[in-house]
A computed fold for a 542-nucleotide part of an RNA from Anaerobutyricum soehngenii, annotated as large-subunit ribosomal RNA, domain I. RNAcentral holds the full RNA, with entries from ENA. Model confidence (mean pLDDT): 83 of 100. It matches the Rfam family "Bacterial large subunit ribosomal RNA".

Context: one part of a larger RNA
């Protein structure tokens, strides 16, 4: 040294296991913040470095309400102490809540620094403490320049903003990579990213709409129509609607004419403007007759079921010379069951234990269908006159946006210019003209069906089981960056610490022995413990 055999270290693969993930279901909730959010800094325990928790009243303070024998969090140990005069726990109000931060009295390298008024504490000074002082909008009131009146401006009261939030949603702005097998039109995509803003949803939304000679009635979602009509270096791709079936269901309010009032203004009988009536599209105003039956998503008050936010009761099994450390196993024999879902208990437990089915429950709180009440809307004819949203329809140049890339290119949005018509009027009906036919722009509000899910609660899994599952079985920690930022690694005794008293060698680290336990070859470098490396003994061969 090579091959075997046999014992070992090493080393953490494998099986098992699950505190933690993932992905869905049904409910709830869908904001928070100047009454100081969110996010933190520093503190606060008897002893306290960390996490949780909490504010100088600091792991808690008060009070209603659950609940009953213990408790002072993770978290042992000690001490000291609380509790049946009801703690410790859960829920409901409320009290305190340092200092940062929109940070807002003023400054600043966040948790610092340093003012001003008023008031207390002894009359004053210092000094502690309270409380109040940003800014911008709106409204209001006073005052009050240049400059007579007036106006800016300033003061002041009073309300309101501001900043935070995982996603969706809606405007403003807006890529490249890419695909076109290159590449520019095109495409990626109105995405990703940036800013504004909003609600629990948002946005649309009661026809100047669809369509076609029949007809349909606001919108918003799904199916299908359909990868059809189109569109398009007719390349790659882009892609409707109409109709039909289905969720859901709801419709209204100004402005004007008219009719009262009030104010301005001047040319003194006109025009603006303000309040209030009236009114809103199968029109109205106007005349005329009639006025109560119904009806309401709004607002006010009141009432209020079901329901959340703490809990309660809640059946039924024993034996055993079996194995076993252990019975939840076997063997005997019984019992519930509206409850044999699931987890625990020294192994497979309906009947030990927590629960489960199934009833029951709130002092407060919290949302709130419904119901009443007020209150608001609420009729018929007639056809003279008047009203019915102007830099607006619409053209024209530029753009954009429609599936629609300029095209025959309508519709719509509009940056520049030009610019109507008044209902016998206008828009539309995919160039444009006729007929027809279909609606009434240039003002505004609307639930519900629809999107998400930071977050609560209940539950699921031919979803992982520690290199997997989230980055995390905790952690944005350690650690890396000037920084934005980037980010690991790590689970496992045992039922039960009974965690090894005592003795032997060692300085110690370890180890023999003793003892505990089923088991130390389960000794804390702790379940199993492959393999790769590495010893040690033995055979053989060389």
């Nucleotide at each position: 040294g090579g091959c075997g055999c046999a014992g070992g270290g090493c080393g953490g693969a494998u099986g098992c296991c699950u505190u933690g993930g993932c992905a869905c279901u049904g409910a709830g909730a869908g904001c928070c913040g100047a009454u100081g959010a969110a996010a933190g800094a520093c503190g606060u325990g008897a002893u306290a470095a960390g996490c949780u928790g909490c504010g100088a009243u600091a792991a808690g303070c008060u009070u209603c309400g659950g609940g009953g024998a213990g408790g002072a969090g993770c978290a042992a140990a000690u001490a000291u102490c609380c509790u049946u005069u009801g703690a410790u726990c859960c829920g409901g109000a409320g009290a305190u809540c340092u200092c940062u931060g929109a940070a807002u009295g003023g400054g600043g390298a966040a948790a610092c620094c340093c003012g001003g008024c008023u008031g207390u504490a002894u009359g004053g000074a210092c000094u502690a403490c309270a409380g109040u002082c940003a800014u911008c909008c709106a409204u209001a009131a006073g005052u009050g320049a240049a400059u007579c009146c007036a106006u800016a401006g300033c003061u002041u009261a009073u309300g309101g903003a501001a900043g935070g939030g995982a996603a969706c949603c809606c405007g403003g702005g807006g890529a490249a990579c890419u695909g076109a097998a290159a590449c520019a039109u095109c495409u990626a995509a109105g995405u990703a990213c940036c800013c504004g803003g909003a609600g629990g949803a948002a946005g649309a939304g009661a026809a100047a709409g669809a369509a076609a000679c029949a007809u349909c009635g606001a919108u918003u979602c799904c199916g299908u129509a359909a990868g059809u009509a189109g569109c398009g270096g007719c390349g790659a791709g882009c892609g409707a609607a109409c109709g039909c079936g289905g969720a859901a269901g709801a419709g209204c309010c100004c402005a004007a004419a008219c009719c009262g009032u009030g104010a301005u203004g001047c040319g003194u009988g006109c025009a603006u403007c303000g309040c209030g009536g009236g009114g809103u599209u199968c029109g109205g105003a106007c005349u005329g007759c009639a006025u109560a039956a119904g009806g309401g998503a709004u607002u006010c008050a009141g009432u209020a079921a079901c329901g959340g936010c703490a809990g309660g009761a809640g059946a039924a099994c024993g034996g055993c010379u079996u194995u076993g450390g252990a019975a939840c196993a076997g063997c005997c024999g019984g019992c519930c069951a509206g409850a044999g879902a699931g987890g625990g208990u020294g192994a497979g437990a309906g009947c030990c234990c927590c629960g489960u089915a199934u009833c029951c429950g709130a002092a407060g709180u919290c949302a709130g269908a419904g119901c009443u009440g007020a209150c608001c809307c609420g009729g018929c004819a007639g056809g003279a006159u008047c009203c019915a949203g102007a830099g607006u329809a619409c053209c024209a140049c530029g753009g954009g946006a429609c599936a629609c890339g300029g095209g025959a290119a309508a519709c719509c949005c509009u940056g520049u210019g030009g610019g109507a018509a008044c209902g016998a009027g206008c828009g539309g009906a995919g160039a444009c003209c006729a007929c027809u036919c279909c609606g009434u722009a240039a003002g505004g509000c609307u639930a519900a069906a629809u999107a998400c899910u930071a977050c609560u609660c209940a539950g699921u899994g031919a979803c992982c089981g520690a290199u997997a599952g989230c980055g995390u079985a905790u952690a944005g920690u350690a650690c890396u960056g000037u920084g934005a930022a980037g980010g690991a690694a790590a689970g496992g005794u045992g039922a039960a610490a009974a965690g090894a008293a005592c003795c032997c060698c060692g300085g110690g680290a370890g180890g023999g022995g003793a003892g505990u336990g089923a088991a130390a070859g389960a000794g804390a470098a702790c379940c199993u413990g492959a393999a790769a490396c590495c010893c040690u003994g033995u055979g053989u061969c060389u």